[in-house]
Context: one part of a larger RNA
RNA sequence: GACUCCUACGGGAGGCAGCAGUGGGAAUUUUGGACAAUGGGGGCAACCCUGGCGGCGAGCGGCGGACGGGUGAGUAAUACAUCGGAACGUGUCCUUUUGUGGGGGAUAACCAGUCGAAAGACUGGCUAAUACCGCAUGAGAUCUCACGAUGAAAGCGGGGGACCCGUAAGGGCCUCGCGCGAUUGGAGCGGCCGAUGUCGGAUUAGCUAUUUGGCGGGGUAAAAGCCCACCAAGGCAACGAUCCGUAGCUGGUUUGAGAGAACGACCAGCCACACUGGGACUGAGACACGGCCCAGACUCCUACGGGAGGCAGCAGUGGGAAUUUUGGACAAUGGGGGCAACCCUGAUCCAGCCAUGCCGCGUGUGUGAAGAAGGCCUUCGGGUUGUAAAGCACUUUCGGCCGGAACGAAAUCGCGCGGAUUAAUAACCCGCGUGGAUGACGGUACCGGAAGCAGAAGCACCGGCUAACUACGUGCCAGCAGCCGCGGUAAUACGUAGGGUGCGAGCGUUAAUC
Numbered sequence: 001g002a003c004u005c006c007u008a009c010g011g012g013a014g015g016c017a018g019c020a021g022u023g024g025g026a027a028u029u030u031u032g033g034a035c036a037a038u039g040g041g042g043g044c045a046a047c048c049c050u051g052g053c054g055g056c057g058a059g060c061g062g063c064g065g066a067c068g069g070g071u072g073a074g075u076a077a078u079a080c081a082u083c084g085g086a087a088c089g090u091g092u093c094c095u096u097u098u099g100u101g102g103g104g105g106a107u108a109a110c111c112a113g114u115c116g117a118a119a120g121a122c123u124g125g126c127u128a129a130u131a132c133c134g135c136a137u138g139a140g141a142u143c144u145c146a147c148g149a150u151g152a153a154a155g156c157g158g159g160g161g162a163c164c165c166g167u168a169a170g171g172g173c174c175u176c177g178c179g180c181g182a183u184u185g186g187a188g189c190g191g192c193c194g195a196u197g198u199c200g201g202a203u204u205a206g207c208u209a210u211u212u213g214g215c216g217g218g219g220u221a222a223a224a225g226c227c228c229a230c231c232a233a234g235g236c237a238a239c240g241a242u243c244c245g246u247a248g249c250u251g252g253u254u255u256g257a258g259a260g261a262a263c264g265a266c267c268a269g270c271c272a273c274a275c276u277g278g279g280a281c282u283g284a285g286a287c288a289c290g291g292c293c294c295a296g297a298c299u300c301c302u303a304c305g306g307g308a309g310g311c312a313g314c315a316g317u318g319g320g321a322a323u324u325u326u327g328g329a330c331a332a333u334g335g336g337g338g339c340a341a342c343c344c345u346g347a348u349c350c351a352g353c354c355a356u357g358c359c360g361c362g363u364g365u366g367u368g369a370a371g372a373a374g375g376c377c378u379u380c381g382g383g384u385u386g387u388a389a390a391g392c393a394c395u396u397u398c399g400g401c402c403g404g405a406a407c408g409a410a411a412u413c414g415c416g417c418g419g420a421u422u423a424a425u426a427a428c429c430c431g432c433g434u435g436g437a438u439g440a441c442g443g444u445a446c447c448g449g450a451a452g453c454a455g456a457a458g459c460a461c462c463g464g465c466u467a468a469c470u471a472c473g474u475g476c477c478a479g480c481a482g483c484c485g486c487g488g489u490a491a492u493a494c495g496u497a498g499g500g501u502g503c504g505a506g507c508g509u510u511a512a513u514c
Base pairs, nucleotide, nucleotide: 002509003508005506009360010359011358013356014354015353016319019318020317024314030062031061035059039050040049041048042047070273071272072271079198080197081196082195083194084193085192088190089189090188093186094185097182098181099180100179101135103133104132110125111124112123113122114121115120141150142149143148155178156177157176158175159174160173163172164171165170199245200244201243206236207235208234211233212232213231214230216228217227218226248270249269250268251267252263253262254261255260275296276295277294278293279292298309299308300307301306325351327350328349329348333347334345335344336343337342364394365393366392367391374385375384376383377382398455401449402448403447404446408441413435414434415433416432417431418430419429458503459502460501461500462499463484464483465482469498470497471496472495473494479486480485
C1' cells in the first nucleotide's frame, strides 16, 4: 500500500508511479505619486495650468514574473554531509562620502492605408516621459609608465511667510518626503576550489590524447586546459582506475537491549528537472515550469497558403491493483507592486471525501434465582448458556432537539499630546494615549436546557506451536493447511450448531521491513 466481513462519535495527521491531456484558476501581477487622453479652468492666440470621481479599457516606462508552488526522470560525483580555503559577484536593505548642471533626436499608443481565414504583419504621418543619446563636472572609483587618461545622473509629490517673475492661470524661492548617479563598509544570499566519507559487480584490469604539466595569449564576476598556439611526456589504477548495474543526498524514519540492518512517505536543508534534445537573449540574479529561438514526437485550428499548444502548480478527466473536491477566503501569516488607500496571491489559512494509520470516548449503572422460557449437551438424575434476560431503581457522556456564543484582530487608518525637522505653530516622520472599522472557518469550538436506555458490536480463532471443546453431518469425498500435518464410519484439525478464547470500531488475509 491493497482486499474480505463489519462500522457510534470526535481530535489531530496522511492521502497517484517523469503516462496523456479538454475547459477554469495558479504573476497577461502591480504602479496615474514616471508619461497621457477625456472632462474642467486661464489666455486674443501660440500655448499653459488643473481638483474630485471612474478606469487601467490600451500603450510607453519602472519593479516583480530567477521568489513562492510541483516532481525525483537523470546523477555513484559537476551531487550530498562534514571540515577547511582564496581568486569573486550581489537588485532590494543598513551604512560612509558626494552629486543631482545644461541640451538633443526618436518611438509606441493614436490617425490614415494595405495584406491575411486566422495568428498577425507592413507602409506613411503626429506626440510624451523617471524611455534613449551626447555635452559639462569628477571628491571618491577604474586604468596607469603615478605624467596622466576614462566614464554619471531624473525627476515626482506634500506644505509654506517674506521676496521675485508672469497678461492670467500659475511659477520661481524655502522646506520635507520618495526617487536618481557615483562611492565606502556591511548584512544576508550566491558562484568557485580542496580534504574526508557516501550501493553492488573483477564472470569489468588496464584507462587517458586536451589526456598530465609548463610558457604565452584569450576568456570569466572570479582561480583553472575553461579555450587556443607552442613545448615536454606525462596523469589515473588491486588502498579497485575504466566499464556495467542500481540510486536523488542529508537531518531523519522503522526495528533492535545494543551493535547493527532496512528505508529516505509527511516536515526541514541541499541538488536536479519542467513534452524530448540543443541554444542563447534580457537581467543584480536564468541558460528561465505557466519567457524566446531551432530541431523532433504528439495534439488541435485552417479558407490548405499557414498557425497554436505543453498540469512533475490547484482542483478535475482518461489510465491504473490503488491514493480525495473542477469547494471557501485573502480574516490571519508570508510574498509581489504601490507614498498610501489598496490590488494580486490554488503560497497559505480553512472546509469537503477516505477507519489509511495514531489518540480519546461511547454503546449504559446498580439490584435481580422462580437459577424463568428457549437453545445445546446429557450417564435422563441433571449440567450449561446465566445475573445473562425479564422485573425494579437510577444515570444521560456521545448522538438527535432548543437556546446562548467565542479566542484567533491589532496593526494599517482618524483624533489628541510630546519629540525630531524647519524661517514656520504648516507638511512629512517617530513615540505615547485614544476612537472606529475589518473573520473564510462559523452560528463552528465551547456553555446552558428539556426528553429518554433510548440511536450505537463486530471480526478471527478453539489438534500442537497457541489462550480456548462438545454434538451432529461428511466418510482419503467434500474440504483444511503458516510448519508438523488432518479426512478411508465414533474427526476437539473438514462443514454447521451450542459453548469458549483473543482483540475490539475494528478484525482477519495478503504484501513488505527489522
Molecule: small-subunit ribosomal RNA, 5' domain
Organism: metagenome